Record summary: This is a predicted structure of an 83-nucleotide RNA (c-di-GMP-I-GGC riboswitch aptamer) from a Bacillota bacterium. Its mean pLDDT, the model's own confidence on a scale to 100, is 84. NCBI's taxonomy places the organism under Bacteria, Bacillati, Bacillota. The sequence was found by an Rfam model in a public genome assembly.
RNA sequence: AACGAUAAAGGCAAACCUGUUGCAAAGCAGGGACGCAAAGCCAUAGGGCCUUUUACAUAAAGAAGGCAUCCUGGCCGCCGAAG
Repeated sequence: AACGAUAAAGGCAAACCUGUUGCAAAGCAGGGACGCAAAGCCAUAGGGCCUUUUACAUAAAGAAGGCAUCCUGGCCGCCGAAG
C1' cells in the first nucleotide's frame, strides 16, 4: 500500500415506541437492535430517492429543503489473522 478472522479492544444503531422541533421529508433526546470495517465527516463533488412551493384536477421545468444506513467520489481514522 492493499485486504478484512466466527480474533481482541472499542464504536455506531434499522424498524418500532416515547418526548420534542418542523407545513412536510426529516432532525434531536431517551428506549430498542435489523444490521454496519468507515453505518466517522462532506448534500457547496456527481447521480439517485423523498418533501414543500409555484399549485390547481393532474404533472413538468424552476426554487427552497431532507436522506452520508442508495451508488460513486473527496477528507480523516481503530485493530492486525490468513492471502